This is a predicted structure of a 503-nucleotide part of an RNA (small-subunit ribosomal RNA, 5' domain) from a metagenome. It matches the Rfam family "Bacterial small subunit ribosomal RNA". Gene Ontology terms of the family: structural constituent of ribosome and ribosome.

[in-house]
Context: one part of a larger RNA
């Protein structure tokens, strides 16, 4: 000189777009962040209505109504493995490039084939019951796109190539004839459902290079290398077991022991390089610690589950309950970091046929000159060179066209009116915002550092090796341009100085 998620002093006027716990992976009050389908099911607590009854004041009341809209709690599906947060671990099961085979894949595209016919439960709901709670226990009823068989096999798996093994489920809209009392059958759309190809995208898995620091870590290793055979997997393998060989690593740094998520990128630098990994995007790890495994297409799951630890917290002491490294928010650390806001209006994402519902992802908005940018604090004239200051050989000089006065402008702010885009027919948090227009006043807007050389800019006082100054050199013991104060200058400017970092 450039640099910042800075932070501390003084000060501090608008805007815009950014950014904001970098320490204690500390503990956390409250609230909210994932639910959604009645067009899968049986139902009907609670709201609305039709209908029916009763009572009279002739329009109220009060009771009956799963008929209807619709829907609390239930079975059931899909989704909860994204999206959000952190960087504790992790030096290589991890990132980055580049390559490979032994593989899986819910939804989403395409193709092909089915979609027949029966079963038994069960939960809500009820009876009775335990218990202080949480939450059971038992008997009874009932349903499905919940569950289980059978029948069929185009293709699929298996094969000793004969054969052999295995699937499903229905809901909704419309509808002339027939058939039925009515539901319906039937016909049609349409969205499901079983099985299969192929694909897309997305994922496991394996190789090779590249990746920090210590040799005052030199030897390390028994599942350890390998090889048979069996097991496991979605897949290949010591991934696991049994037997059998003795073998792999290693001064081209094995082990071990600090440190560290990585990487597009950021900063710097002419460039080679150095340093960094917030914000943003990829990929990884982790979710109170430590293990485990259900479920499912996918997890060993952040708001699941079970065990075990520590904390907190309820208790009737016999026993529950919980987990902000989601969005605010609080204590506590610390130099230091925001609101317990508004809205799904957009984009986007979870369910539905749709209509909508949720959505602290996301849009805004509010805090903070924490950064960058960009505007403004006025513009012309104005010498009696006022007045004050300050300095002076007392004549002057400086501050200074500076103000004052006189013409004049309205950027920002203020105030009135109008008034968007963002939205494809509707919907606008933001917001009466942004921006347009009047009409009003020089009004409401300058500081901080520095002035001995480096370095742009000096005098007086006052102090007297004190007081204090300071980045290096050095100022200060009685005329200090170096400390402190005025005036005066120079620098930058709504931001200056100092610290602290990297280059």
């Nucleotide at each position: 000189g450039a640099u910042u998620g800075a932070a501390c002093g003084c000060u501090g006027g608008c805007g815009g777009c950014a950014u904001g716990c970098u320490u204690u992976a500390c503990a956390c009050a409250u609230g909210c962040a994932a639910g959604u389908c009645g067009a899968a099911c049986g139902g009907c607590a609670g709201c609305a209505c039709a209908g029916g009854g009763a009572g009279c004041u002739u329009g109220c009341u009060c009771c009956c109504g799963g008929g209807u809209g619709g829907c609390g709690a239930g079975u059931g599906g899909c989704g909860c493995a994204c999206g959000g947060g952190u960087g504790a671990g992790u030096a290589a099961u991890a990132c980055a490039u580049c390559g490979g085979a032994a593989c899986g894949u819910g939804u989403c595209c395409u193709g092909u084939u089915g979609u027949g016919g029966g079963g038994g439960a069960u939960a809500a709901c009820u009876g009775c019951u335990c218990g202080a709670a949480a939450g059971g226990g038992u008997g009874g009823c009932u349903a499905a796109u919940a569950c289980c068989g059978c029948a069929u096999g185009a293709g699929a798996c298996c094969u000793g190539a004969g054969g052999g093994u295995g699937a499903a489920a229905g809901c909704g809209g419309g509808g002339g004839a027939u058939c039925g009392c009515a539901a319906g059958a039937c016909c049609u759309c349409g969205c499901g459902c079983a099985a299969u190809u192929g694909g897309a995208g997305c994922g496991g898995c394996c190789g090779a290079u590249g990746c920090c620091c210590g040799a005052u870590u030199a030897g390390c290793u028994a599942g350890u290398u390998g090889g048979u055979g069996a097991g496991g997997u979605a897949a290949c393998g010591g991934c696991c077991c049994a037997c059998c060989a003795a073998g792999g690593c290693g001064a081209c740094g094995a082990u071990c022991a600090g440190u560290a998520g990585c990487c597009g990128g950021c900063c710097u630098g002419a460039g080679a390089g150095g340093g960094u990994g917030a914000a943003c995007g990829g990929c990884c790890a982790c979710a109170u610690u430590g293990g485990g495994a259900c479920u499912g297409a996918g997890a060993c799951a952040c708001g699941g589950c079970c065990c075990a630890a520590a904390c907190u917290c309820c208790u009737a002491c016999g026993g529950g309950a919980g987990g902000c490294a989601g969005c605010a928010g609080u204590g506590g650390g610390g130099a230091a970091u925001a609101u317990u806001g508004c809205a799904c209006a957009a984009u986007g994402g979870g369910g539905g046929a749709a209509a909508c519902c949720c959505u602290g992802a996301u849009g805004c908005a509010g805090c903070g000159a924490c950064g960058c940018c960009g505007c403004g604090u006025g513009a012309g004239u104005g010498a009696u060179g006022a007045a004050g200051u300050a300095u002076u050989u007392c004549g002057g000089u400086a501050u200074g066209u500076a103000a004052a006065g006189c013409u004049c402008u309205a950027u920002c702010a203020g105030c009135a009116g109008g008034g968007a885009a963002g939205a494809u027919a509707a919907u606008g948090a933001c917001g009466g915002u942004a921006c347009c227009u009047g009409a009003c006043u020089a009004a409401g807007a300058a500081g901080c550092a520095c002035c001995g050389g480096c370095u742009a800019a000096a005098u007086a006082c006052g102090u007297g090796c004190c007081a204090g100054c300071a980045g290096c050199c050095g100022c200060g013991g009685u005329a200090a341009u170096a400390c402190g104060u005025a005036u005066g200058g120079u620098g930058c400017a709504a931001g200056c100085g100092u610290u602290a970092u990297c280059c």